[in-house]
Model confidence (mean pLDDT): 83 of 100. The part of an RNA shown here (small-subunit ribosomal RNA, 3' major domain) has 476 nucleotides and comes from an uncultured bacterium. RNAcentral holds the full RNA, with entries from ENA and SILVA.
Context: one part of a larger RNA
Parts: sequence; C1' cells; structure tokens
RNA sequence: UGACGGGGGUCCGCACAAGCGGUGGAGCAUGUGGUUUAAUUCGAUGAUACGCGAGGAACUUUACCCGGGCUAGAAUGUGAGUGAAUGUUGUAGAGAUAUAACAGCCAGCAAUGGCACGAAACAAGGUGCUGCAUGGCUGUCGUCAGCUCGUGCCGUGAGGUGUUGGGUUAAGUCCCGCAACGAGCGCAACCCCUAUGUUCAGUUGCCAACAGGUAAUGCUGGGAACUCUGGACAGACUGCCUGCGCAAGCAGAGAGGAAGGAGGGGACGACGUCAAGUCAUCAUGGCCCUUACACCCGGGGCUACACACGUGCUACAAUGGCUACUACAAAGGGCUGCAAGCUGGCAACAGCAAGCCAAUCCCUAAAAAGUAGUCUCAGUUCGGAUUGAGGGCUGCAACUCGCCCUUAUGAAGUUGGAAUCGCUAGUAAUCGCGUAUCAGCAAUGACGCGGUGAAUACGUUCCCGGACCUUGUACA
Repeated sequence: UGACGGGGGUCCGCACAAGCGGUGGAGCAUGUGGUUUAAUUCGAUGAUACGCGAGGAACUUUACCCGGGCUAGAAUGUGAGUGAAUGUUGUAGAGAUAUAACAGCCAGCAAUGGCACGAAACAAGGUGCUGCAUGGCUGUCGUCAGCUCGUGCCGUGAGGUGUUGGGUUAAGUCCCGCAACGAGCGCAACCCCUAUGUUCAGUUGCCAACAGGUAAUGCUGGGAACUCUGGACAGACUGCCUGCGCAAGCAGAGAGGAAGGAGGGGACGACGUCAAGUCAUCAUGGCCCUUACACCCGGGGCUACACACGUGCUACAAUGGCUACUACAAAGGGCUGCAAGCUGGCAACAGCAAGCCAAUCCCUAAAAAGUAGUCUCAGUUCGGAUUGAGGGCUGCAACUCGCCCUUAUGAAGUUGGAAUCGCUAGUAAUCGCGUAUCAGCAAUGACGCGGUGAAUACGUUCCCGGACCUUGUACA
C1' cells in the first nucleotide's frame, strides 16, 4: 500500500421487511448429468453452464458411427491443349461413380475475347490438439462510482497528499474548507423512442361543413377543419413563490403546465478482476495427419432411457368449463410470396380465383372483456396425458424421427415437504397478436407488439452483494 475480520462508523441495491404471483408435488415440452450405444459429434459447469452456441438435427445440415469409393484431391488461381455454352437419353450400381449415344456448334473482317473441360506442375485440405502461446468478440463484479496523471509539497524509502474533512447528490454530483493547484478516463449531457403543442405537407390515410348516391360503406364530387402520417420547431431550467441553509441544495396535495425536480424507456459499460468463455463464427503462433485425422456417397446416429437436476407449458376448476351472439388494438410480414371471395369437405385442407411489389390488396379472426343460456362441487360438461382407427399437408423421401384434422380412449392431478425465484407502476399478474430461422416442423423457445390492470414498502435490527472512512492482523 492492499487484502481479510462472526472489528467499528456512514450509505446504497426487490438485499431483507411489507405485498402479489410462482418454482419445488402431477403430466408433458426442452436442456443437462448419468447410463446405454457401432455412434449416441463437439463446446458451455457456483453466482457468470443447463429453452446456452442452435434465429429451425427426417436426407442435407453433420463435425459422430458402419459400409462403399477417391488420392494434386470437394472449392479457387496460373495453365499446354481440346471444345461454343449447354441439354437429353441408355446401361451397371445403394449411391458416389463408371461408361455409351444423341442434339447443339458463340461474338468478331481478323487479331482475339467470353464460357466449359483439362495433362504435368505449383499453391491443397483438416470442425485434429493447445483459449494456460494469441488477436478479435463476449460474460461477470456493475451503469457500481470509481480509476489515474502532470507539477508542487511531505517522507531515507515503499509511498502519501490531491481523491481526506463538513454538507449535498442517483453520481469523485456540486458547494465550503484544506499544501495543494490543475488535468484525463468514467458520471451527467450531446443520440434514439415515447408523453404535449405549433408549423409545413395532404396520398394510398382522414371526413366537420356543402352536394350527389347506395341495401350498406369516404362510395363519389370536393374539403385541409379533425384523426393520422413525418420533417422542422417550441417546451422543463428548481426558471417563479414560500420555508430552511454560508453555499451547494432540500422540503411544499404552492402557482403555472401535457409533463416537475433525472418525466418514462433504450443505446452507451472507466482502470481493472475471474490464466472466466470461445482455436467449432472468423483470424492466428506452435504441434500433429497427408492413399488420411483430407474428400465424395448410401444408411444409421445426434430423438436411446432404470434414474437425478435446471428452465418452461398445461392443469388441478364456478373470479370456472361449454354453446351462441356481439365489440375494441399495436407492431410486423408478403412475388419461388400474401391471398379476399366462391365451391367441396364435420375439419385439417383441396379446386377455381379478384386484388396487391402494398398507409391502397392480403395475412387479419384480436383474445381476455360484454350479453344470453347451461353445468352445481363431482376426479365432474374439471383436466387433458396416453393409445386405437380414419384422413390432410410439406417434401425425392415422414419406419427409425415431422406437423395438423376428425372420431374413439380418457391417465396423473383436489394447490404441492425442506427449501427457493421474480417483481416497486402502466410494473406484477393475466389476455391474445406478430416476426426471424424456415420446403415442412417437433416454438410450450427467443425477440417484439399492444389489451385488461393490482397490492405493498413501518423501516434498515437481521440475510446477500456493493461503496467510502477508520481500526486490528502471525496474510501478500
């Protein structure tokens, strides 16, 4: 100087407390461990691994296993030479591949050029090892308020001071004081979304007034008010008032205001820590393989199953289930696409097909809510696992191993031990909608969007984590 203490002081955080809803019990989905296996590819492992890499494992992907093949190699460049490019068909084979036949005969006057095949040769290739050789990227402490430097001063020196102290703040934020005076990286602000208004613009969006028209509809003329869209600007600064205070600032159901003291949210992550994670995104040193640890293909596996754990979904019901009717969103996506409508089918879906490269058309039905009826506390009209049968769709192909529909079946489950998690407001809880990936889908996941919409916080003694000052130390 740090680190540590079941030392002290001050302070903060959904850390506790006060509340609300869960997990832990059940079934299923998914990840992991273990076991099994020819293989069940690899990585991630307290917090900071376990719906994680994977924003799509039937083949492919694919890295694993079995078998069949290839050796300058699957890809790319140089390339003598050959041929337009290219397409079709046959045979053998599981295919990779091998082989045969046919069609085709580029542009340009030419030189030549484009494209394909291609001997020899040179450069291959490796998801093989090392994340404890590395770059880059990322997690965490932590959006915590800290981490440092120059000069000066103090100390033999390590080092200290500044950065401590008194206040204040979300903040090393600001004020006052002070052997310090300044400065940098962080904080804050500058950026984006959202809440209000003004202005400009007015189609594909809108419709108050006027006119026309319909069974009905901004449907039409028209309008530029309103909503909305999207560019510019204004607005919030403790600016004003009162009280307290030297000041910074604090308090006020104060005024004004759409918004008030950081209005709400996002992006943004200091010096560093964990030899944290990643050589399998990529890049890369070293080591290793080179008729194989490279490459191609068929099939299988990654989906196994006594079990254990994590994360979820659905429930156990009446604040509910079912049936019928009837409202109100936002944000996205659409040409190998989204598909209205009509017809067929109980349905999944199929056939025909208008419109739309989209503020125009479509996906699009929002659901919970509301109204009416029914069920009457039961393993039930709760719950839907499991299984049988019949169909639909995608795709070369649904056996291993897809999703959906119909019908039948109707398991466990009556609120969950010890323990444990999230959340402070448009939040929790609850309800549906969309997107990426994608032929299809194992999505109950991830990321977004809106609808309905709470309770509680006395307080900081205690648990956990953190910040500053101080003290002890046989630790560095």